[in-house]
Predicted 3D model of a 112-nucleotide RNA (Guanidine-I riboswitch aptamer) from a Hyphomicrobiales bacterium. It was read from a public genome assembly, where an Rfam model found it. Taxonomically the source falls in Hyphomicrobiales (Bacteria, Pseudomonadati, Pseudomonadota, Alphaproteobacteria). Its Rfam family is "Guanidine-I riboswitch aptamer". Its family is annotated with regulation of gene expression in the Gene Ontology.
RNA sequence: AUCGGCAGCGGCUAGGGUUCCGGCCUUCCCAUAGGGAGGGUGCUGGUCCGAGAGCCGCAACCCCCUCGGUGAACAGCGGCGGGGUACACGGCGGGAUAAAAGCCCGGGAGGU
Repeated sequence: AUCGGCAGCGGCUAGGGUUCCGGCCUUCCCAUAGGGAGGGUGCUGGUCCGAGAGCCGCAACCCCCUCGGUGAACAGCGGCGGGGUACACGGCGGGAUAAAAGCCCGGGAGGU
């Protein structure tokens, strides 16, 4: 200096808006209570979206131990158990979805 890996999957949460449900406001209809149809409003909520730098679990990889078949073997294949898997400040702008976001562009640009 260059290239590659470390960055997987699932669940949950922080967070997010408004497609559906519900709440609230309002108009019209039937009209006794009440019910139906339309419009508006993110309004504690339910459905929904949802983290590289949040949590949990699984997988994967590495090391150790032990067991089994084959076998010359401490190799190779497979099983149980144990341990480990670092660090991580981050725009503007754009994109998807009904819409938005810590989603995606993006462990980007930039910074140390």